[in-house]
Molecule: small-subunit ribosomal RNA
Organism: Fidelibacterota bacterium
RNA sequence: UCGACGGAGAGUUUGAUCCUGGCUCAGGACGAACGCUGGCGGCGGGCCUAAUACAUGCAAGUCGAACGCACUCGACCUUCGGGUCACAUGAGUGAGUGGCGAACGGGUGAGUAACACGUGAGAAACCUGCCCUGAAGACCGGAAUAACCCGAGGAAACUCGAGCUAAUACCGGAUAUCCCCAUCUGGUCGCAUGGCCUAAUGAGGAAAUGUUCAGGCGCUUCAGGAGGGUCUCACGGCCUAUCAGCUAGUUGGUGAGGUAACGGCUCACCAAGGCAUCGACGGGUAGCUGGUCUGAGAGGACGAUCAGCCACACUGGGACUGAGACACGGCCCAGACUCCUACGGGAGGCAGCAGUAGGGAAUCUUGCGCAAUGGGCGAAAGCCUGACGCAGCCACGCCGCGUGAGGGAUGAAGGCUCUCGGGUUGUAAACCUCUUUCAGCAGGGACGAAAAUGACGGUACCUGCAGAAGAAGCUCCGGCCAACUACGUGCCAGCAGCCGCGGUAACACGUAGGGAGCAAGCGUUGUCCGGAAUUAUUGGGCGUAAAGAGCUCGUAGGCGGUUCAGUAAGUCAGGUGUGAAAACUCGAGGCUCAACCUCGAGAGGCCACCUGAUACUGCUGUGACUGGAGUCCGGUAGAGGAGUGUGGAAUUCCUGGUGUAGCGGUGAAAUGCGCAGAUAUCAGGAGGAACACCGACAGCGAAGGCAGCACUCUGGGCCGGUACUGACGCUGAGGUGCGAAAGCGUGGGGAGCAAACAGGAUUAGAUACCCUGGUAGUCCACGCCGUAAACGUUGGGCACUAGGUGUGGGGUCUAGCUAACAGAUUCCGCGCCGUAGUUAACGCAUUAAGUGCCCCGCCUGGGGAGUACGGCCGCAAGGUUAAAACUCAAAGGAAUUGACGGGGGCCCGCACAAGCGGUGGAGCAUGUGGUUUAAUUCGAUGCAACGCGAAGAACCUUACCUGCCCUUGACAUACUGAGAACUUUCUAGAGAUAGAUUGGUGCCUUCGGGAACUCAGAUACAGGUGCUGCAUGGCUGUCGUCAGCUCGUGUCGUGAGAUGUUGGGUUAAGUCCCGCAACGAGCGCAACCCCUAUCCUUAGUUGCCAGCGCGUAAUGGCGGGGACUCUAAGGAGACUGCCGGUGACAAACCGGAGGAAGGUGGGGAUGACGUCAAGUCAUCAUGGCCCUUAUGGGCUGGGCUACACACGUGCUACAAUGGUCGGUACAGAGGGCUGCAAACCUGCGAAGGUAAGCGAAUCCCUUAAAGCCGGUCGUAGUCCGGAUUGGAGUCUGCAACUCGACUCCAUGAAGUCGGAAUCGCUAGUAAUCGCGAAUCAGCAAUGUCGCGGUGAAUACGUUCCCGGGCCUUGUACACACCGCCCGUCACACCAUGGAAGUUGGUUGCACCAGACGUCAGUUGUCUAACCCCUCGGGGAGGACGCUGCCCACGGUGUGAUCAAUGACUGGGGUGAAGUCGUAACAAGGUAGCCCUAGGGGAACCUGGGGCUGGAUCACCUCCUUU
Repeated sequence: UCGACGGAGAGUUUGAUCCUGGCUCAGGACGAACGCUGGCGGCGGGCCUAAUACAUGCAAGUCGAACGCACUCGACCUUCGGGUCACAUGAGUGAGUGGCGAACGGGUGAGUAACACGUGAGAAACCUGCCCUGAAGACCGGAAUAACCCGAGGAAACUCGAGCUAAUACCGGAUAUCCCCAUCUGGUCGCAUGGCCUAAUGAGGAAAUGUUCAGGCGCUUCAGGAGGGUCUCACGGCCUAUCAGCUAGUUGGUGAGGUAACGGCUCACCAAGGCAUCGACGGGUAGCUGGUCUGAGAGGACGAUCAGCCACACUGGGACUGAGACACGGCCCAGACUCCUACGGGAGGCAGCAGUAGGGAAUCUUGCGCAAUGGGCGAAAGCCUGACGCAGCCACGCCGCGUGAGGGAUGAAGGCUCUCGGGUUGUAAACCUCUUUCAGCAGGGACGAAAAUGACGGUACCUGCAGAAGAAGCUCCGGCCAACUACGUGCCAGCAGCCGCGGUAACACGUAGGGAGCAAGCGUUGUCCGGAAUUAUUGGGCGUAAAGAGCUCGUAGGCGGUUCAGUAAGUCAGGUGUGAAAACUCGAGGCUCAACCUCGAGAGGCCACCUGAUACUGCUGUGACUGGAGUCCGGUAGAGGAGUGUGGAAUUCCUGGUGUAGCGGUGAAAUGCGCAGAUAUCAGGAGGAACACCGACAGCGAAGGCAGCACUCUGGGCCGGUACUGACGCUGAGGUGCGAAAGCGUGGGGAGCAAACAGGAUUAGAUACCCUGGUAGUCCACGCCGUAAACGUUGGGCACUAGGUGUGGGGUCUAGCUAACAGAUUCCGCGCCGUAGUUAACGCAUUAAGUGCCCCGCCUGGGGAGUACGGCCGCAAGGUUAAAACUCAAAGGAAUUGACGGGGGCCCGCACAAGCGGUGGAGCAUGUGGUUUAAUUCGAUGCAACGCGAAGAACCUUACCUGCCCUUGACAUACUGAGAACUUUCUAGAGAUAGAUUGGUGCCUUCGGGAACUCAGAUACAGGUGCUGCAUGGCUGUCGUCAGCUCGUGUCGUGAGAUGUUGGGUUAAGUCCCGCAACGAGCGCAACCCCUAUCCUUAGUUGCCAGCGCGUAAUGGCGGGGACUCUAAGGAGACUGCCGGUGACAAACCGGAGGAAGGUGGGGAUGACGUCAAGUCAUCAUGGCCCUUAUGGGCUGGGCUACACACGUGCUACAAUGGUCGGUACAGAGGGCUGCAAACCUGCGAAGGUAAGCGAAUCCCUUAAAGCCGGUCGUAGUCCGGAUUGGAGUCUGCAACUCGACUCCAUGAAGUCGGAAUCGCUAGUAAUCGCGAAUCAGCAAUGUCGCGGUGAAUACGUUCCCGGGCCUUGUACACACCGCCCGUCACACCAUGGAAGUUGGUUGCACCAGACGUCAGUUGUCUAACCCCUCGGGGAGGACGCUGCCCACGGUGUGAUCAAUGACUGGGGUGAAGUCGUAACAAGGUAGCCCUAGGGGAACCUGGGGCUGGAUCACCUCCUUU
């Protein structure tokens, strides 16, 4: 320089927000398993569990060129008895002697936390068969023994005895280049021990001349090499401290033994060491590595296949052989198990390849071949080889290919859906044209092999043939996360990774259609990494979220001021070695590509060594320095500590005096004290505890904490001075000391206060709050305890970074006679405000929570739990250290908007108060609940249901019940046929209905027919007051005619949001004014509309009548009139306009004038954003569901009117402001033809008869009543009251029995003003009086809606009750206080602790025992080789036996530890609509919380001390502004 590589988030806490924090998801991977599905090929992989047990076969043999023998075949010779095999050794079989191999290859991962492994060194402390190189040699002898034969024992395995025999088997001697040893010479090298070379003398030590003979193959000794092995060291890699001390061959030395070799490896003696907080010892887990997976990386997890090392071979121990083993397919012993047995005794070890059983979610063929590669033996041919090469099974993984391609719109049919138009499936199919990969069939046919030899295999590959032919599924579709509809289901069935879906319209369950994704696979489950910066080295935190130890001192450790010199450990650079191969990355190459394979390069270490650099760090230097730190001198403030004395006030008690009936206490009381004299008051005395005022967000101390005064002793700080020391410093794991209150022990003391306790209250209860008493305790001395909200919830130290102000302690300067005092400045403390910065925000801000450095402590979701177990401490209480199972998807911090508060401030309302009249009591009316019933239809249910829907249920209404009927229907549309429609009469029936019967032929016409109507038929359909007001529209109620509710732009805040809309005034009002980071606007308020109060203009009938006339007994009756009243159109008028005052010069308010009316004149209509899933599917409309000879339709009768009772709303009353009788006056607004009805007649009356007028300013309803005048009644159940009941009637109506109204006569109930409680009303109002109307045949109307007449009282005021508005505050509420929420108890389930014990595993110590075997000893027995020899024997050596040391299994005793289990028992968690209370959140109704002690069903209560993480009010201090 080029190239390569190179970091993503989301869901979920809330009403919403930001943060903290956990949980979950998307990715990749796997020796996998499971579900559904499945065409082909290549390359790989395949018991992760029971190192459980194994049937059967195979997996290690080979050599005749080491040797003897037996046998078979062949050849030769032959004396036929036999012998030999010479010709390059005739061929072969069997067992044996002998050699080599069997220690490799193959398997497994139990053990092992270790020099086992990895990396790098070392062996001057070592071994090495076969192989290679070099040097030298191989001479002479001997004795046996298998096989074999004979005999014996045994079931067998096998064994024993006698005899024969060979060798490359064994033994002796010679020789000695050489090796080794001893004594010693010289030289040289090394880090030490020491190594290497070498002269001399002495001792010791070889062989197979075997085979073939031409080479060669073998043998012996020595040296070297290669490869292999052994030993040692440094470093590295798991968890646990609830394992803190371990160790006697232990550590070292001397000597000896042993080994291939060093070494306590072993032994004797000596010394007392060695290891460990840089984690010894113990426990748990685990083969280690190259690597694999993941990750941006750093890391994290793993250690299948392949490769290196280690360990093991049924379990434990042991040695033998050998170059090599303490030996997978060898031996011995012990044990367990299995098998054989003639019961005497024997045999065995698949963690080799196949395979079997078992276990398990789960892992293959009892295959072919030695053709290749490799191994063993052999001279070789060759033999052996479950190593290996191949094949088989399995989608287990990776990779590749295919299941067709092009055209094809009547957008076919079918499916699904639908707004019925269509859409979609969909160019998809059909159909046309074409191709043949793969599979199939046929033919050819390899490489792999260098001479021969191919399991694979007639395989790969090539060619040909036929035909779209044989070849697609799985998961998902609410968000994360790509992809939507219908039906079914109805908190059921089910889904779910998290959030969460499902209770009748489910895109979330199931099915279908459609779609999305991947694809011979797709999903699920499990595990690992990632995301997770969620253990943070890279790369986090600790005021309030989890987290600073209660505080000091101080050990180890970590870190450390200025300067000089040296060194070169860290650090940096270069080089060398190594970091196996495979893997990984890059570049090439080979299979058609790819996976895969081959080649080359790169990379890889906290590694080792060498050389160099010296800035920084370290180290060395009785080198240096003074700034950090300390010492010294002079001052200074202080509730700093300890001890000893002492003082006055007050409480209580005692004594005495005075004095009399109460005192005390509370919200109110009572218990208590008091006539035996209290309280009160005076005097005297006793005793204990605490120290008013000063006193202060002042002082001192490390913290806890410290307060009268005096004395003694004593610690620390600050200021000033400059003399001295010369880094002596900071922090501080363990450790030490101090450490409020309560509590404990011993001994004192005890006035007051006061847990426990007792009594009295309160209360539903009151184990409390309140009261009266009262013991520990509080106090002192000594000793424990060691915890607190031990808090600034803020570890310590150093440095830096704007200021202002107050205060405590020093110093300096200025001026002043001394001084007080003032100002300026400096150092140290204690507070407040505030810039930058920081923070999630709140806030902090030179006393940091800012910016940096050093050290320590602590945190890692909530609960379980600061709990259990264990350890340590304590007399105890308890403290400290400190988990897990299980469970949840949150728990939490700060801030925001609301709502709420038995929080605060301001304000309003018939809200209270002040008044008037009622309700609640009676009777009746009416509605409701309840009950009843065949039915008592349905709805409305706090305010805001209850004289409500209903402005009117005898039938009808009517929806309900009984019974009788109808089924295209009572009603709508369409089709066909017939008939006008319609109508009279009769019969049956309760009627609906059915039958018979009479009259009638209409309208239009293009003459075909058509329209309306009726009947019949059939099908689509009608019909439903059936359900859902929680699917809806519309309408309505309510807060509330309350004054609020919002938006745009801007600004502030990370954001939710805020501002505006808050503040000062004012208003009925977010009404208006002023101010203001806001400026404007909208819906509301107000006004505009209607009625009413005054006036004017216009008009003048049916209304009116002043004036002019006529007429009457009288009357607008008549002519006339428009003046007035009135009618109904239009105007005027009222706006704080005017004056004065207050206010801020404003808005506005107060008063006044004028005016019919004065501050919105009175009344109505008008109802913001929204709340209550408020009400209504039965007004109507409407989605969905349901019924269809019935849940539809018709009819009769009944019911909605029931009646023990309860409630609401009313009427009438209880009387004299009244009743009754007589007379008499004055309205308004309505209604009227199926109607209102005058007048007249009849009736006591309701009413009847008859009948003018009027579709109404004309006529009628229509006499208004209270009132006024007069009479009577005289306080009584009445001349009050009228219920109830009897009788007689009237009217309406088809019909008044259930069940109408009215009239008359008679009857004459309760009731004498109404408990607790509660309602309406502020002026033409309340109260009181009558009139009218709707509905309606009539009426249960005393209701409702209107109309007028008469016509009051009271409001000081806002403390309180209720409701509302604004601001502010607290909150754990947000379904929003009808909220949230705590604990006991009861039930069910789950995990867990304790527990008399029981069982099992592991292990320590002590002792017993002691197989096999090595070693040692040996006096017993035996003994071919060698030696001596007298040939008898003896010796050396050996074998057996015995003994000894060591030791496996086993046993006994006693500990430790782990696990399982255990009657009973403790707390914990979860569940559901249980029970008891109400502890906490608001001042949560006694502020809460922390530690401690006592008490109590429970939450909890009380005492002592502490904290603010307490509201409110007041005061103080400080700050800001003026």